[in-house]
RNA sequence: UCGUUCACUCAGGGAGAAUCUGGCGUAACACCCAGUGCCGAAGGAGCAACCGCCCCGGUAAACUCUCAGGCUUCAGGACCUCAGUGAUCAU
Numbered sequence: 001u002c003g004u005u006c007a008c009u010c011a012g013g014g015a016g017a018a019u020c021u022g023g024c025g026u027a028a029c030a031c032c033c034a035g036u037g038c039c040g041a042a043g044g045a046g047c048a049a050c051c052g053c054c055c056c057g058g059u060a061a062a063c064u065c066u067c068a069g070g071c072u073u074c075a076g077g078a079c080c081u082c083a084g085u086g087a088u089c090a091u
Stems, first nucleotide, its partner, number of pairs: 001090001003089001005087005011081003018036001020035004037071003043067001044065003050058003
C1' cells in the first nucleotide's frame, strides 16, 4: 500500500417447514413434557473427480443424511454487503 487470505466484532439484508394434537402452566401467551407430520442455511456426519506410501488412506459443497437444531412472534440463521481490529502473504 490497506493489495491477498484468515479470525473476531459492530451495523444492514437473510429462506424453508403444523400459531398441529394432548398434557402442565397462565388473566392470556410463552416455556416445559409426550405424539404425529414436516424443514435445512447453526453445528455435525457422508461421498465424487483427483492425489498418495494404492490392502487402504487423504480430500468438497449451498449436494446427501437429518444426530442435533428448527416449523406464529421474539430469538437463532449458512451466505452477502459496510466499517473496524489483529495476524498472514505479496509488492